About this RNA:
Model confidence (mean pLDDT): 83 of 100. Small-subunit ribosomal RNA, 3' major domain from an uncultured prokaryote, 480 nucleotides, folded computationally. Rfam family: Bacterial small subunit ribosomal RNA. Gene Ontology terms of the family: ribosome and structural constituent of ribosome. The full RNA is in RNAcentral, with records from ENA.

Context: one part of a larger RNA
């Protein structure tokens, strides 16, 4: 100098209280653990592993998973020496589950040419060099990441002071989301960080109107900006304008700055995001990639078929759906947003009770499609019952999608109707367009979402405080 106290003080954080609304009790989902297996590949382990890497395990993917088959210069590079002029490509036979092996057909290019032929390149085959490894080693390492934490803090450089380690600064007195700013001072200044610089939302202004609006004026229509037509609207994207404690009062130290008000669309960081400082945990990853070292090279490489990764007494997390009347069921009628379409996206129409199917219009899309928004509203029915709640299971009969849905898919139909009455100790999230509840859309994807990543709808309660719990920062004591 730190770290650390069941030391002190002083501040802040959904940290506690106030509140709402879950978890933990069911049943389903999903990951881990344990068992189990020939195999149930590997990695993540408090917070900060456990719907994590995997944005999608039937084959494939797919790994030293595991059985069983085959190859051995190799699935992939580069070089070199050879070879033979036919091999490669492609076709075809046997043989296998395939790979793999055996064997057969056919027979491509450039240059030179005395038209007999020479010769080179790709390529193929032997052969040497070397490939190859998701094999160890994140405790050898980049690089990326997580965490504390968007917490306000980390440091230099001259000076000063200590014999030195080291201190000041950076403490103090106020102040702020902030080491933020202001006073004061052996210390003067500077950096990295806060903040602002960007993006997105909140309101006006120009500009510019097609696919995108239609207010006026004309046409048309069962209707419909349908159509002439218009640039006011609203949108749509491109440039500005605005918020700066500017103004007014008050507190304040004639400061910083708080407190109240005024205009304002918005007011004291407006809201949201992008952005993570020295560092800390020998944190995570050598299975993303890179990369020393170590191990292997007829195998730990490579290919193939068929399993497994889905196994199932139990434990645990994160989720979904529910225990109903603020509900369920039917009918009926409204109102977004952001995205996605070419091997796509698919309307109308027709079939089917539905999953869908059969034709296919338009549409690389402000034009056409997916597209029905769902909660809400209005009407009936249902009357508190394990039931018109609940939808697990388990048959039957379909559809899609793919060679291919037994191990192991996703969806309809009819049938069946489990557990479950609001949940022990404990434990989580959230402070405003937020909790909560409602549907929508991508991504990945043949197919297959209750994840995940974004998107509006409708919308709340609390917050008197900071004794306590928890974690953070300042000062200051005590401790080898």
């Nucleotide at each position: 100098u730190g770290a650390c106290g069941g030391g002190g003080g002083c501040u802040c954080a959904c940290a506690c209280a106030a509140g709402c609304g879950g978890u933990g009790g069911a049943g389903g989902a999903u990951g881990u653990g344990g068992c189990u297996u020939a195999a149930u590949u590997c990695g993540a382990g408090g917070c900060u592993a456990c719907g994590c890497g995997a944005a999608g395990a039937a084959c494939c993917u797919u790994a030293u998973c595991c059985u069983g088959g085959c190859c051995u210069u190799g699935a992939c590079a580069u070089g070199c020496a050879c070879g033979g002029a036919u091999u490669a490509a492609c076709c075809c036979u046997g043989u296998g589950a395939a790979a793999g092996c055996a064997g057969g057909g056919c027979g491509a290019c450039g240059c030179c040419u005395u038209c007999g032929g020479g010769u080179g390149g790709a390529a193929c085959g032997u052969g040497c060099a070397c490939a190859g490894g998701u094999g160890c080693u994140g405790c050898a390492u980049g690089g990326c990441u997580g965490u504390c934490g968007u917490c306000a803090g980390c440091u230099c450089g001259u000076g000063u002071c200590g014999u030195g380690a080291g201190a000041u600064g950076u403490c103090g007195g106020g102040u702020u989301a902030a080491g933020u700013c202001c006073c004061u001072u052996a210390a003067c200044g500077a950096g990295c960080g806060a903040a602002a610089c960007c993006c997105c939302u909140g309101u006006c202004c120009c500009u510019a109107g097609u696919u995108g609006c239609u207010a006026a004026c004309g046409g048309g229509u069962a209707a419909u900006g349908c159509u002439g037509a218009g640039g006011a609207c609203u949108c749509u994207a491109g440039g500005g304008a605005g918020a700066c404690u500017g103004c007014c009062g008050g507190u304040g130290u004639g400061a910083a700055a708080c407190c109240g008000g005024a205009g304002g669309a918005a007011g004291g960081u407006g809201g949201g995001g992008a952005u993570g400082a020295c560092g800390u945990c020998a944190a995570g990853u050598c299975c993303u990639c890179a990369u020393g070292g170590c191990c292997u090279u007829u195998a730990u490489g490579a290919c193939c078929a068929g399993g497994g990764c889905u196994g199932c007494a139990c434990a645990c997390g994160u989720c979904c759906u529910a225990c109903a009347a603020u509900g369920g069921a039917c009918c009926g009628a409204a109102c977004a947003a952001a995205g996605g379409g070419a091997a796509g996206c698919a309307a109308u129409a027709c079939c089917g009770c539905g999953a869908g199917g059969u034709c296919g219009a338009g549409c690389a899309a402000a034009u056409c499609c997916c597209a029905a928004a769902a909660a809400a509203c209005g009407g009936u029915c249902c009357u508190c019952a394990g039931u018109u709640c609940g939808g697990a299971u388990u048959g039957c009969a379909g559809g899609c999608u793919g060679c291919a849905a037994c191990u192991c898919g996703c969806c309809u139909g009819c049938a069946u109707g489990a557990a479950g009455c609001c949940g022990g100790a404990a434990u989580c999230g959230c402070u405003a367009g937020u909790a909560a509840u409602c549907g929508u859309g991508g991504g990945u994807c043949a197919g297959c979402a209750u994840a995940c990543c974004a998107c509006g709808g409708u919308g709340a309660a609390u917050a008197u405080g900071u004794u306590c719990c928890u974690g953070a920062g300042c000062c200051u004591u005590g401790u080898a």